[in-house]
Molecule: c-di-GMP-I riboswitch aptamer
Organism: Rheinheimera tangshanensis
RNA sequence: GAAAUUAAAAGGCAAACUGGCCUAAAGGUCAGGACGCAAAGCCUCCGGUCUAAGGAUCCAAAAGGAUCUACGAUAGCGGGGUUGCAUUA
Numbered sequence: 001g002a003a004a005u006u007a008a009a010a011g012g013c014a015a016a017c018u019g020g021c022c023u024a025a026a027g028g029u030c031a032g033g034a035c036g037c038a039a040a041g042c043c044u045c046c047g048g049u050c051u052a053a054g055g056a057u058c059c060a061a062a063a064g065g066a067u068c069u070a071c072g073a074u075a076g077c078g079g080g081g082u083u084g085c086a087u088u089a
Base pairs, nucleotide, nucleotide: 005086012037013036017032018031019030020029021028022027035076041082042081043080045079046078047077048074049073050072054069055068056067057066058065059064
């Protein structure tokens, strides 16, 4: 110096749930709260999953309904990229 996560130390993040706000929804955000996390820091390039406003098709006199679809979402679903703390074994 690198890899690895087997220790210690300093710390860090924050699931579910509750309340406010945004949103068509999924979900996001703020506050409280901790299930857990060695990247549970950051990034949608690949796959998965979630939603279906808009669009398409179908049913219907209509109201409305059904199916498909991401340009939406998930980084705490994986893969990948990138950055970072410590340095015992």